[in-house]
The RNA shown here (small-subunit ribosomal RNA) has 1512 nucleotides and comes from an uncultured bacterium. It matches the Rfam family "Bacterial small subunit ribosomal RNA". Rfam links the family to the GO terms structural constituent of ribosome and ribosome.
RNA sequence: GACGAACGCUGGCGGCGUGCCUAACACAUGCAAGUCGAACGCCCGGCACUCGGCACUCAACUGAUCGGGAAGGAACCCUAAAAGGGGCGGUUCCGAUGAGCUGAGUGCCGAGAGACCGGGAGUGGCGGACGGGUGAGUAACGCGUGGGCAACCUACCCUUUAGACCGGGAUAACACUGGGAAACCGGGGCUAAUACCGGAUAAACUUUAGAUAUUGCAUAAUAACUAAAGCAAAUGUGAGCGUAAGCUUGCGCUAAAGGAUGGGCCCGCGUCCCAUUAGCUAGUAGGUGAGGUAACAGCUCACCUAGGCGACGAUGGGUAGCCGGCCUGAGAGGGCGGACGGCCACACUGGGACUGAGACACGGCCCAGACUCCUACGGGAGGCAGCAGUGGGGAAUAUUGCGCAAUGGGGGCAACCCUGACGCAGCAACGCCGUGUGAGCGAGGAAGGCCUUCGGGUCGUAAAGCUCUGUCAUAGGGGACGAAGUCUUAAGGGAGAAAAACCUUAAGGUGACGGUACCCUAGGAGGAAGCCCCGGCUAACUACGUGCCAGCAGCCGCGGUAACACGUAGGGGGCGAGCGUUGUCCGGAAUUACUGGGCGUAAAGGGCGUGUAGGCGGCACCGCAAGUCAGGUGUGAAACCCCUAGGCUUAACCUGGGGCUUGCAUUUGAAACUGCGAUGCUUGAGGGCAGGAGAGGCAAGUGGAAUUCCUAGUGUAGCGGUGAAAUGCGUAGAUAUUAGGAAGAACACCAGUGGCGAAGGCGACUUGCUGGACUGGCCCUGACGCUGAGGCGCGAAAGCGUGGGUAGCGAACAGGAUUAGAUACCCUGGUAGUCCACGCCGUAAACGAUGGGUACUAGGUGUUGGGGGUAUCGAACCCCUCAGUGCCGCAGUAAACGCAGUAAGUACCCCGCCUGGGGAGUACGGUCGCAAGGCUGAAACUCAAAGGAAUUGACGGGGGCCCGCACAAGCGGUGGAGCAUGUGGUUUAAUUCGACGCAACGCGAAGAACCUUACCGGGGCUUGACAUCCCCUGAAGCCCUGUGGAGACACAGGUUACUCUUCGGAGACAGGGAGACAGGUGGUGCAUGGUUGUCGUCAGCUCGUGUCGUGAGAUGUUGGGUUAAGUCCCGCAACGAGCGCAACCCCUACGUCUAGUUGCCAGCAAGUAAAGUUGGGCACUCUAGAGGGACCGCCGGUGACAAACCGGAGGAAGGUGGGGAUGACGUCAAAUCAUCAUGCCCCUUAUGUCCCGGGCUACACACGUGCUACAAUGGUCGGUACAGAGGGUAGCGAACGAGCGAUCGGGAGCCAAUCCCAAAAAGCCGGUCACAGUUCGGAUUGCAGGCUGCAACUCGCCUGCAUGAAGUUGGAAUCGCUAGUAAUCGCGGAUCAGCAUGCCGCGGUGAAUACGUUCCCGGGCCUUGUACACACCGCCCGUCACACCACGAAAGCCGGCAACACCCGAAGACGGGGAACCGACCUCGUUUAAGGUGGGGCUGGUGAUUGGGGUG
Repeated sequence: GACGAACGCUGGCGGCGUGCCUAACACAUGCAAGUCGAACGCCCGGCACUCGGCACUCAACUGAUCGGGAAGGAACCCUAAAAGGGGCGGUUCCGAUGAGCUGAGUGCCGAGAGACCGGGAGUGGCGGACGGGUGAGUAACGCGUGGGCAACCUACCCUUUAGACCGGGAUAACACUGGGAAACCGGGGCUAAUACCGGAUAAACUUUAGAUAUUGCAUAAUAACUAAAGCAAAUGUGAGCGUAAGCUUGCGCUAAAGGAUGGGCCCGCGUCCCAUUAGCUAGUAGGUGAGGUAACAGCUCACCUAGGCGACGAUGGGUAGCCGGCCUGAGAGGGCGGACGGCCACACUGGGACUGAGACACGGCCCAGACUCCUACGGGAGGCAGCAGUGGGGAAUAUUGCGCAAUGGGGGCAACCCUGACGCAGCAACGCCGUGUGAGCGAGGAAGGCCUUCGGGUCGUAAAGCUCUGUCAUAGGGGACGAAGUCUUAAGGGAGAAAAACCUUAAGGUGACGGUACCCUAGGAGGAAGCCCCGGCUAACUACGUGCCAGCAGCCGCGGUAACACGUAGGGGGCGAGCGUUGUCCGGAAUUACUGGGCGUAAAGGGCGUGUAGGCGGCACCGCAAGUCAGGUGUGAAACCCCUAGGCUUAACCUGGGGCUUGCAUUUGAAACUGCGAUGCUUGAGGGCAGGAGAGGCAAGUGGAAUUCCUAGUGUAGCGGUGAAAUGCGUAGAUAUUAGGAAGAACACCAGUGGCGAAGGCGACUUGCUGGACUGGCCCUGACGCUGAGGCGCGAAAGCGUGGGUAGCGAACAGGAUUAGAUACCCUGGUAGUCCACGCCGUAAACGAUGGGUACUAGGUGUUGGGGGUAUCGAACCCCUCAGUGCCGCAGUAAACGCAGUAAGUACCCCGCCUGGGGAGUACGGUCGCAAGGCUGAAACUCAAAGGAAUUGACGGGGGCCCGCACAAGCGGUGGAGCAUGUGGUUUAAUUCGACGCAACGCGAAGAACCUUACCGGGGCUUGACAUCCCCUGAAGCCCUGUGGAGACACAGGUUACUCUUCGGAGACAGGGAGACAGGUGGUGCAUGGUUGUCGUCAGCUCGUGUCGUGAGAUGUUGGGUUAAGUCCCGCAACGAGCGCAACCCCUACGUCUAGUUGCCAGCAAGUAAAGUUGGGCACUCUAGAGGGACCGCCGGUGACAAACCGGAGGAAGGUGGGGAUGACGUCAAAUCAUCAUGCCCCUUAUGUCCCGGGCUACACACGUGCUACAAUGGUCGGUACAGAGGGUAGCGAACGAGCGAUCGGGAGCCAAUCCCAAAAAGCCGGUCACAGUUCGGAUUGCAGGCUGCAACUCGCCUGCAUGAAGUUGGAAUCGCUAGUAAUCGCGGAUCAGCAUGCCGCGGUGAAUACGUUCCCGGGCCUUGUACACACCGCCCGUCACACCACGAAAGCCGGCAACACCCGAAGACGGGGAACCGACCUCGUUUAAGGUGGGGCUGGUGAUUGGGGUG
C1' cells in the first nucleotide's frame, strides 16, 4: 500500500459497487421452462349477438368555484457512427370539486340461437444440451497461445437450385371395466393429425467400377464424364377473394449445394512442490487385418514384432479448476484467481445408456448405495453447488421483497404466455466517492478545569455576545428521463408484378423502480463527532494515583515511592463518519542476488586425483542461415490499464475514440557475432631428440650406532626415580664396567621457510622395476583444449578381520605418590596397539581454514634446479632468462586484519558450497560397512541474538622495568592474665540513634548522676517550649510569702510603670482569643547541597591545533637514558597548553642586623642564711621581627660533549637538610537527612511540647583498642639534679597552719617572659630485698574518710587502714617502627561543677638493623592473551533434583488412500440362441458399478514405557 474481511469503540446523509472465503453439510415452504388451438381428436365452462329489468362505473357536453405549470416535443438537418447535445419546425395545456343530461361499459337475473371465447388432460411440433449455480474432482491437450483437419458434425437463421405424386394401417385421449392404501397399472372397444408406414419420381446426393486434366508434404483432393445400385416430403394450416373448381398470400414440409453460427478431434510451446519418489510400462510401443465413430486413432479385437518413456526428471506422492486479469513493486519479480468476462468440470454418491442436430443431460430416464419422507408393510416418493429462506458449521456474509416497464431468452403468424436471466427495491460504514455537522466579528483574554517558580501560563476567539447563511435532515407542494417498438385504425407510396409482406407519417396505448431523482416554499444554528496515539523508531508533555503491585508492550523495553512508557485528568498530535486491532499478501529485504549477493578469519572450496555426460573454447577463408537483427502480414476477444473527449451539479461510476496487449505464427531480407558444413594454419595441446635434479612410488638385499635381553668376567651396596618421595630392582650380587651373543624397531650428524609428490605423505646404503616435473634447440601431429554432475581410484592416525612378529614405547589395567578427593597431571610396571603380509574402514584444524584453468597488472631481496651472455686457469664475480620455493613492498583490493606476479588485484570459463543462533550433522528413510560407524539429511519447538575484525579498559597462579616498613634484617608489642573502654550478641518497659573488611569497633562522645537525652514509664498542655501577622486586656518582669502536688503546674497575696508621641495613640513586653501556621533527633545519604574517608602525596589525568584511521580511537603521554616525581635530557608527526609533581607558606637546624621587659648578669656597685634581690647594663643566653645561607654552585670521575649519577672540598646544614600545611581526573549509588541546609513523603489534643523517675552504666558470652603487670637493666626507702610546651578572674591559688593522707583553714600575688598551677620523671648517690607467686603484681572486697554538686542508691573521683585474685613473657595468627626514629620517662591542655588507662600536644633518656627484591601485600609504566566490560568477588561447563513444552523409538491398537488376485454381479450396451419371419418377450455370454475375501504397499492417529532436546 492492498483486502469478498472479522473484532472493539463510535456512527448524519447520498451515489456507485460488493456481500457463506467454513460443511460440494442437510434441507421445510414458495417460485426458477415452457409454449403452440394458425398440426389433431376430445372433455368442461362461459358467452359474443338480440330483447327486457335492476345496480354501479366511466366518458363527452354544460358548468358556479379552486389550484398549478412554461415544461414537453416525432420524422428531418448539423455535430463524431453510439450515448448525448444543438438547430429548424410547430402544439397549447394539466389537475381538483361537481348537480344535470346523453352515451358507453360492467355486474346480476330471465329468454333465444350459434360459425365465438376460456379452461383441462391427451396425440403432435419446437424448446427443456440455452440461460442460472458451484469449484468437489482434475498436474491433464484441462487451460493459455499459435497452428492443422486432404479425418469431421451443425436444429433454428440466410442465399441458391429442384420438388412435395398415389396410397395404407394403427394409437392415446375418450367411454366401459378390473387391480392397488398410494404411486400407478391392466383388459377388451371407438377415433384424428404436420404422429406412423408402403409405393412412385431422382436433377442433385451416396456407394462401387473405369478413364482424363489440374493441384498437394503424403494418404490424396478438386473438376467435368461413363456405367450400375440406393435414398425424399405434410400441399398441411391460416387469411383474402370466389357459388364452386380454384387463385393469391403468410407460416410450414422434402432433397441438394453454399454461407453463417456453434461444436468435435490432432499438434508445437508454456503451465506448482517433493529425488528422504529412480526406474516405469503387456494394449504397453509399432505393424497387418477386421470392427467401431460424425470423424482420425490400440478407440476395440485377432495375429505378428519387442518395443516405448526417463536425470532436459519418467513413475509415485502432495497441493491446485485454468486464463483475461487483481494487489504490490522503479522494474524484473512475488502473491492471488472473490466480483465482471472466456474456457473446463460437476449437479446427493457411483455406474449406465435412451431420446435428440446437439446430452451420457442441475429442476429427464434406468440401476446400485447412503440419507430423508409417506405407507394399509404389500410397496412408493425425493435430490436448492437456481432465487429467497431454514437448521448446522463458523470470527464471519443479506429479503421466504416488487416487476416483466426496459435488455435478453423460449414458444407462437400474432396478440400474448413463460422467464428468481434480468431490471429494481430491502438489509450491512463491507469498500470507493461526494457532502454536512455552520460562517464572520468578538479580550474584562469571563467563569471553570489543569499546571505553577504563586509572578503567572494554558484550554483560548475557543465560549458567551453581536451580525449572517440555509447545504443535508424535517414538513408541504410541483414533478421527470428511462418509451421506442410490437399491435390496431387511417393515410402516404420510398420499394414491389401485386389489393400481401416491407418502409414512412398520424392517432390510440405501455413504468416495477416511484410520487423516486430533480425543482420550489417554510422555519430555525436549530437534529448531526468520534477513534487512536503522545519513551525511541514516530508527529505529539505535564500533574496526580500506583509502587516489579496493578498493568503496558510491534522491536528495544517500562513498573521495586519523585513513571513524559501502567491508570486517570488537563494539554497536545494524527485521521475523521470513521478510528484502532487482528489476519493475509507484496514492499522496504541486494535477506535466494536474472536485473542484483557471496565462500582466508563472519554461514560457505568437495581430503585429493582421473575421467563420462554436459558447459565453455585458438588463427584464416568459403558456404548455409538454426540462434541473432530489420521490414511486412495475421492474430493477440470484450472488459481492465494509460491518454483523450463526453454524460450524471462534482467525484466515485458510466460511455466514445486512440494507445497498449512486451507474445505466437508466417513471409521477405542481412550475415558482423554464436552455431553447422568444408578447406587450410601453428601460437594452445601433444609427440620425437639431447640433457641434468630430486626423502616420488614398489620390490629384494645390505649396514652401523643405540636400547633391551642372555652368557661370562671384574666389583660391592646400593641402584632407580622425584619438587620431595615411595612403589620397583639389588647380598640368590643389582647399578657401574669389560667381552661375546640374540632380537626387533627406527635411521643421529648431513638437514636448509632445502627437494619430490595430486593430496595423504616421503629421510641409512645398494640393486632392479617404475611415475611425474624441468631445461635446450630443431623436427613431427594439427585445436587433438579447459572444466567436470554422476562414476572410478588414491586417501594420516585410530579402529576391524586372518596369520605372523614384538627390542623400545605404550591406551586399558595394577601399584606408588600428590590431593579435601585425584577414576588425572608425576613415578614404577604393563596388555592391546605401534612392525610385516593380505583384506576392510574412508574419516581429520585431510589447513594456505584460500577449487581448477588461461591471460594481464611497479619493483626489491634470498634460495633450489636448468640454460645463455660477458670475462676467465676456473660457471669465482657480473648480466639476462625458464621452472619452483620464501620474505618485503607500490597500485589495486578489503569490514578490518591483511593479500599483493605463488593475489584475497583486473577479467573470462567450468565445478563444489552458503542463506540467523540453538535443536543437529541429530531423528526418520535410503545406501555403504564384519563392526565401530560413514554418506545423504529434516522438522516441531525455542531465542534476539549467535558471529567476524578491530578499539579502550579491567584482569591473568603471562612477560619486562620500577617503587613502598611490602618482604627480608632488627627492636618492641598484640593474641594468654586482671582491669578500663568500644562493639556484637543476649536481656530489658527502655537498654535512643548512627558507624560494619582495609577505610566500623578509647569511632560521632573535647568527658550520660539530674541536665545533656533523641529511649522507656507515668503526669500535664494543644496556635503550642520557639517565629511572623490580627483583635482584646494590661504592665510584663523581678523579688518575696503561703497552700496543693513528685514536679510541670494551679490558686491566693504583696511589690515595681520603660521608650516615642501630633496626647488620639504607637512600640516593646506579658496574659487571653481566632486562624493562617509553628514544631518533629519522624522516613528516604539509593532524590540532594555541603562536609569527610579511601585508593594516595600514588604520578598520574586531560585539552587545543595538526596528523593517521570508514570508525571506536590513536598520536602527543610510546622509545633511549635519568629522577622521589609525566623530574629533566635526547629522539620522534607532532607542536603547544591545563590540572597534578616540584617551588612559593609555616615550624625547626646556623650566622647577621634591629629591639631589651616581665627575660639575662660578663664587667662595676650595693646586699642576703641563700637568691639578678637592688642600682646599673643589653655583651651573652633568650625573646621576636627582618634579612642571609644550599644552587649539583666548585673539583674529579662516569655518561652521549645531554639530563643526571658517584666521590671530594668547603660548610651549622649536601644533593627535595628534618617536619608540617597542601590531596589532580576520578573510584567505592563509601559515610553523614542525628552538626547544618534541603526536595518529596509522613505526624498535627501528637511522631509536637513540659515535668518527675528510670534507661543509655544490664551480663552466660565473643571480638577490637588500651592500661597495669608477671619483676633484680627490678621493687622499696632516703638524699640529690636537669625540661619543654601550656593554662589561669564564676580562675590559678603561694607562704603559713591542721591532718598519716585525700583535703581543710588561709588568703599574698597574678588578667601573666613578672604571680600561681609546678613536685618534672626516668637519671644520679646511698641503704635494703636474693628469685619466691615474693618487700613482684595489684584486681577484688570490708571499714573509715575527703571533694564536687540541689542530689553521688541505681551510677563520680580521691585518701587511709585492712584484704592480696589472676598473672612466672603468652597457641595458631598478627601489628608498629629506618633516627633524635623505635623503646622508655614524666609534664601540660581541650572537654569539664565533678569525673581519663582515651584524645591532642610537650620535652628527657635514647637504640638495633636494611645482604637484597626470589617470594607475600599494595602501586606505577610498557607489552601480550581474553569468550571479562555491574570488568576475575568476572564469565561459564556438565551431571543431579523439580516444573512445563514439543519431538523420536516402542509390544501393539484404530483409521485413511491407491493398486493387485479371486468371488459375486444390478441397470444398460454389444453379441448369440428360441418359438415359420420381424419386433416385443424369454434366455445365454462378454463388459461392469456397488459389495465380499486375501496378502502386501503408502500414509495418519494413538500407546504403558523409554531416549535425547528446549525453557525456567

Overview
Its mean pLDDT, the model's own confidence on a scale to 100, is 83. The sequence is in RNAcentral, with records from ENA and SILVA.